Record summary: A computed fold for a 591-nucleotide part of an RNA from Candidatus Termititenax aidoneus, annotated as large-subunit ribosomal RNA, domain I. It was read from a public genome assembly. Model confidence (mean pLDDT): 81 of 100.
[in-house]
Context: one part of a larger RNA
RNA sequence: GGCGCAUGGAGGAUACCUUGGCGAAUAGAGCCGACGAAGGACGUGGUAAGCUGCGAUAAGCUUCGGGGAGCCGCUAUAGGCUGCGAUCCGGAGAUUUCCGAAUGAGGCAACUCAUUACGGGUAAUGCCGUAAUAUUGCGCGAUAAAUUCAUAGUCGCGCGAAGGUAAGCAGGGGAAUUGAAACAUCUUAGUACCCUGAGGAAAGUAAAUCAAUUGAGACUCCGUUAGUAGAGGUGAUCGAACGCGGAAGAGCCUAAACCGUGCUGAUGCAAUAGACGCCAGUCGUUGUCAAUGCGGUGUUGCGAGAGCAGAUGGGGCAGUCUGGCGGCUGUCCGGCAAGUUACCAAAUUUUAGAUUAGCAGAACGGUCUGAAAAGUCCGGCCGCAGAGGGUUAUAGCCCCGUAAAUUAAAAUCUAAAGUCUUGCUUUUGUUUCUCAAGUAGAACGGGACACGUGAAAUCCUGUUUGAAUCUGGGUGGACCAUUCAUCCAAGGCUAAGUACUUCUAUUCGACCGAUAGCGAAACAGUACCGUGAGGGAAAGGUGAAAAGAACCCCGGGAGGGGAGUGAAAUAGAACAUGAAACCAUGCGCUU
Numbered sequence: 001g002g003c004g005c006a007u008g009g010a011g012g013a014u015a016c017c018u019u020g021g022c023g024a025a026u027a028g029a030g031c032c033g034a035c036g037a038a039g040g041a042c043g044u045g046g047u048a049a050g051c052u053g054c055g056a057u058a059a060g061c062u063u064c065g066g067g068g069a070g071c072c073g074c075u076a077u078a079g080g081c082u083g084c085g086a087u088c089c090g091g092a093g094a095u096u097u098c099c100g101a102a103u104g105a106g107g108c109a110a111c112u113c114a115u116u117a118c119g120g121g122u123a124a125u126g127c128c129g130u131a132a133u134a135u136u137g138c139g140c141g142a143u144a145a146a147u148u149c150a151u152a153g154u155c156g157c158g159c160g161a162a163g164g165u166a167a168g169c170a171g172g173g174g175a176a177u178u179g180a181a182a183c184a185u186c187u188u189a190g191u192a193c194c195c196u197g198a199g200g201a202a203a204g205u206a207a208a209u210c211a212a213u214u215g216a217g218a219c220u221c222c223g224u225u226a227g228u229a230g231a232g233g234u235g236a237u238c239g240a241a242c243g244c245g246g247a248a249g250a251g252c253c254u255a256a257a258c259c260g261u262g263c264u265g266a267u268g269c270a271a272u273a274g275a276c277g278c279c280a281g282u283c284g285u286u287g288u289c290a291a292u293g294c295g296g297u298g299u300u301g302c303g304a305g306a307g308c309a310g311a312u313g314g315g316g317c318a319g320u321c322u323g324g325c326g327g328c329u330g331u332c333c334g335g336c337a338a339g340u341u342a343c344c345a346a347a348u349u350u351u352a353g354a355u356u357a358g359c360a361g362a363a364c365g366g367u368c369u370g371a372a373a374a375g376u377c378c379g380g381c382c383g384c385a386g387a388g389g390g391u392u393a394u395a396g397c398c399c400c401g402u403a404a405a406u407u408a409a410a411a412u413c414u415a416a417a418g419u420c421u422u423g424c425u426u427u428u429g430u431u432u433c434u435c436a437a438g439u440a441g442a443a444c445g446g447g448a449c450a451c452g453u454g455a456a457a458u459c460c461u462g463u464u465u466g467a468a469u470c471u472g473g474g475u476g477g478a479c480c481a482u483u484c485a486u487c488c489a490a491g492g493c494u495a496a497g498u499a500c501u502u503c504u505a506u507u508c509g510a511c512c513g514a515u516a517g518c519g520a521a522a523c524a525g526u527a528c529c530g531u532g533a534g535g536g537a538a539a540g541g542u543g544a545a546a547a548g549a550a551c552c553c554c555g556g557g558a559g560g561g562g563a564g565u566g567a568a569a570u571a572g573a574a575c576a577u578g579a580a581a582c583c584a585u586g587c588g589c590u591u
Stems, first nucleotide, its partner, number of pairs: 001590009016541002020512002022509007029501002031164002039099003042055003046077002050074002061093006070081003104113003114133007135161009169197005179186001183233001209216002220247005230238002251493003254436001258296005264290004274283002276326006301470001303435004307430005314333007334425006347419010358406001364379003368375001380397002382386001388400003441465008451477001472488005528535002548575001551562004
């Protein structure tokens, strides 16, 4: 020096554990904000750096309930509070600095500087407090230029807006990598991404739809039809519908014709004009036309409605220039029907249930081993409770709980019923009127439809054009015709079934177990890096209980040796287990 064995050091693998994650199910909640949000800064404790809570009333204040012995958060100590009911839990309320949409002006966020009114203070000024003072949409009002009226402008009042938000939703824009084994049409894909907007869902929705000679009857979602029909450098690929089976189920309101009424403009000064009809009177700034606002009426395709004419009607009252007759209109009662999400519109009471604190909850002892009994042995008990967790090892009967019951001063929600509210309350004929216009359609250019211009219907529209009104119009996959079938565009609203989960509660897992599982089991989006956008860690385990080692010795200390605690200290805080590389010591063999 090498090899081997043993004992240690160093190191932190492994098995064990779980405070944390991951995934899912069910139910709830589904918005917050100028009444100042989300998110922060700075404060706030007897001592107080950080986290948590809170806001100059500052780990809290008031009140109403619950609860019943300890409490003053993580976290010690000093000092206090508490059966005159604290701490704690829940409902409601008060306070809530400064920044932030940030909104009096400014600004390098958490700062600076104002104006007006009122109040406080001072001899007076300075000073202090409270409130208001941004912009903008709509409505109303006042004032008022060039310019006579007017309008612009200015000022005031009222109601709103703004900003945030996980995923889902609608709309406006909109790639490329990629695939086609290259690549250009095509694909990726109307995806990613950007912008706008709304809601608890959004969108869509009551046939100018389908179908095919039988018919169906709003929309949405699921299964199927079907990887079919079809599209396609007929490549790669893309890819329906009808029909059928389910979930759910709900239908309505305007525009117009006509009537009434308000306002503006034009016409018009008098009549065979008008004031519901007839007769008689009376009025007359009336009447007529146009634009526009409001109220009534009306809303569909076996066409509908309006107007007119006729026939009818449950009752009472009132009005219609005056009187009579008739008619019309309104209202009340009666009858019928419906309702708080649309249709159509509020409100209130009672009852029941739910949520936001809780209450209560059965049944066991001994022996042995052990540091410790829940283990062993022996003998019992409860069970609508043998889910789960904890307790010095493995507990139905020790503790918390669990099953089945039970509970609310206050707030919120749901359902039912009542009050209440709302709607309807006749029909026949018809030569007259109305039935959504720069629309439908056409041409050209694009886009959407499973459909790439194709034989290309249908839908949307940039440019140019441009109908019809029921003897009307659209559609039935080029187009035309005949009879045919079907529907009624150019206005609007609408629950449910569907999507999602920032968040709350409960539960589950052939999910992970500290290089795993979220980046984050721990004071993590932290430390740290970057001018910035942004990137982004490492780091868990003494013991059942601190019983965390009094005292003595060596040492400046660190550290160690005794003593003591403990079942164990090679469990001593650099703390459970403690592999390997690597280092050392002892012994054996060998050179």